Predicted 3D model of a 75-nucleotide RNA (transfer RNA) from a bacterium.
Rfam family: tRNA. Rfam classes the family as a transfer RNA. Its family is annotated with triplet codon-amino acid adaptor activity in the Gene Ontology.
The prediction has a mean pLDDT of 82.

Formats: sequence, C1' cells, structure tokens
RNA sequence: GGCCCCAUAGUCUAGUGGUUAGGACGUCACUCUUUCAAGGUGAAGGUACGGGUUCGAUCCCCGUUGGGGCUACCA
Repeated sequence: GGCCCCAUAGUCUAGUGGUUAGGACGUCACUCUUUCAAGGUGAAGGUACGGGUUCGAUCCCCGUUGGGGCUACCA
C1' cells in the first nucleotide's frame, strides 16, 4: 500500500427499513432490615462522525475516524 471485519449508555451485550431501541452489571431515589449486604420498586443514561438512497435509516450505500485481522513491497 491492498483486502476483510468491528463501532449501540460508565462496562458488556441483543435487535430491527416504520419500536417508547431490549437485557445484565454499575449509578441514583424509595422500600425492606436494628444496621450493612442481598432482595423488591422506580428513575437517569445509548445507535462513532459526515454525506447519499428512501415517504421514513441505528439498520442499506459511500467516505472519514478509531480498533482488530490477513496479505504485498522495502530493509
């Protein structure tokens, strides 16, 4: 240099062209307990960035950024 894969919350992860974007851990509040932990209830927090296609994009296409893998060249 070329090719391929990945990017969803603080962390891990599911999913789909039309959803209220789901779950686990964590955080916060309440509850329970003599207290703490555990448990129960509730809340906040998310589709890497830019463009395109589409009535509609987190999903499809292109590019960028970051990460990973394979490969070629030089030495």